[in-house]
Molecule: transfer RNA
Organism: Kribbella capetownensis
RNA sequence: GCCCCGUUGGUCUGGUGGUCAGGACGUCCGGUUCUCAUCCGGAAGAUCACCGGUUCGAGCCCGGUACGGGGUA
Numbered sequence: 001g002c003c004c005c006g007u008u009g010g011u012c013u014g015g016u017g018g019u020c021a022g023g024a025c026g027u028c029c030g031g032u033u034c035u036c037a038u039c040c041g042g043a044a045g046a047u048c049a050c051c052g053g054u055u056c057g058a059g060c061c062c063g064g065u066a067c068g069g070g071g072u073a
Base pairs, nucleotide, nucleotide: 001072002071003070004069005068006067007066010025011024012023013022018056027043028042029041030040031039049065050064051063052062053061
């Protein structure tokens, strides 16, 4: 250089082009407890790496860029 794969809350992870930005852990508030832990109830937190395109509509399809991983002379 070329080819392939990956990027979604603090972490991990699902997601069929439309009623999903879901789930788990964690965090915060409340209840339970003498207190902590456990348990129960509730809340906040990601416009899905970035830019563009296709489409009535994009996390999802296409192109490019960045970063990470793998392959190749």